Two RNAs folded together computationally: RNase P RNA and transfer RNA, 422 nucleotides in total.
């Protein structure tokens, strides 16, 4: 210099004018309200609603079955399917990246077509032996060679054999046991045993371990207004309801569905929180603990906009609706840092 | 806002791991029939919303995205 990889961050700036939604102060109004000053006002994803939790109601959610989810190990956390560190496997020269990564010797199922044979193996061609009727023949042996297929039941070599074969042996692989290291997953150029049996699929049923009660702010509570507190059907105390898949248990005592009627107003929940920033400290790290400082949207037809000037790189994806931790998806352009590889130079 | 559901030819649909380069009906196009049209008959064009994964193999199983649809206020 070029190529690449990982991480962090910004994602239009400044000034002026006029608006919009909250807060606070002052003035004004009987009151509703109005005017003025000051200060605040979308995101890294506010999104998808895919997970987890807080909060609220149903029992302070209890026992069991079913159902669903997760799935190497250890840790972090309020919790998680998230994160961190490690292991194993795979990709890359490398920095580094990816992985739904428990069990197929508990059982069941599935594998079209092709092929002789698809899981208790198997004889189509070939090879070898035998027979006599001597041939496109029959019987037997053989999984080394060919062929089919995604997949054909350890690999290489030597011995052995009629030809072959873990049939025997050596090495490699595999399984099991022990030892050593490690909290563990696991590792070992450690020791021994076994001729090798146990193919694939669990994002097929299933088994094992762990987790999960249901519903969601239109939760839930209060005030006000209004009336036809009505009709039909069904169930009915060994019942029904409490949204719950069911049983037990607990609570309540009529309930469910449909039709009809009324009202579509206000307040709370509502934003100060597992909060942010700085710093010290423990830890490889995720993160924890201590101290100091700061307050930073809260609407309900739903605010954050419009115009002007100026600068540059001419501005992408996109707009809160109870809150928070994650994941995933979208994103023009730009800044900084760590590391790797190639070439050249020192 | 919350909770669910769905996506296959132009339209309505069948297919729930293989015999599916996805079947049927209507529509469309071409031939035959007819003096011509219709009817009839023969043939043809035409689709798994997009991307990724699991599997030997995916319309079907899993994940993400896109698009569409449905339900949910209070009182008695």
């Nucleotide at each position: 210099u070029g190529a690449g990889u990982c991480g962090a961050c910004c994602g239009g700036g400044c000034a002026g004018u006029c608006g919009c939604u909250g807060g606070u102060c002052a003035c004004u109004u009987u009151g509703c309200g109005g005017u003025g000053g000051c200060g605040a006002g979308a995101g890294g994803a506010a999104a998808g609603u895919c997970c987890g939790g807080g909060c609220u109601c149903c029992a302070c959610a209890g026992g069991g079955u079913a159902c669903g989810g997760u799935g190497c190990c250890a840790g972090g956390u309020a919790a998680c399917g998230c994160c961190u560190g490690g292991g194993a496997g795979g990709c890359g020269c490398g920095a580094g990246c990816c992985u739904a990564c428990g069990g197929a010797a508990a059982g069941u199922g599935c594998a079209g077509c092709a092929g002789a044979g698809a899981g208790u193996a198997g004889a189509c061609c070939g090879c070898c032996c035998g027979g006599c009727u001597u041939g496109u023949c029959c019987g037997g042996g053989u999984a080394a060679g060919g062929g089919u297929g995604a997949a054909a039941g350890g690999g290489u070599g030597c011995g052995g054999u009629a030809a072959g074969a873990g049939c025997g042996c050596a090495c490699c692989g595999c399984a099991c046991g022990c030892g050593u290291g490690g909290u563990a997953a696991c590792a070992c150029u450690g020791c021994g045993u076994g001729g090798c049996u146990a193919g694939g699929u669990a994002a097929a049923c299933c088994c094992c371990a762990c987790c999960g009660g249901g519903a969601g702010c239109a939760a839930g509570g209060c005030c006000a207004a209004a009336u036809a507190g009505g009709a039909a059907u069904c169930c009915g105390u060994u019942g029904a309801c409490g949204u719950g898949a069911c049983c037990c248990g607990c609570g309540u005592u009529g309930g469910a569905u449909u039709c009809g009627g009324g009202u579509a107003g206000g307040c709370c929940g509502c934003u100060g929180g597992a909060g942010g920033c700085g710093u010290g400290u423990g830890g490889c790290g995720a993160c924890g603990c201590g101290c100091g400082c700061c307050c930073u949207a809260g609407a309900u037809g739903a605010a954050u906009g419009a115009c002007u000037g100026u600068c540059c790189a001419u501005g992408a994806c996109a707009g809160a609706a109870c809150c928070c931790g994650g994941c995933u998806u979208a994103u023009a352009g730009g800044u900084c840092g760590g590391c790797u590889c190639u070439u050249u130079u020192c | 806002g919350c909770u669910c559901c769905c996506a296959u030819c132009g339209u309505c649909u069948a297919g729930u791991g293989g015999u599916c380069c996805a079947g049927g009906a209507c529509a469309c196009c071409g031939g035959c029939c007819u003096c011509u049209c219709a009817c009839g008959u023969c043939g043809g064009u035409a689709a798994c919303a997009g991307g990724g994964g699991u599997u030997c193999g995916a319309a079907c199983c899993c994940c993400c995205u896109u698009g569409g649809g449905a339900g949910c206020g209070c009182c008695a």

Rfam match: Bacterial RNase P class A.
Its mean pLDDT, the model's own confidence on a scale to 100, is 79.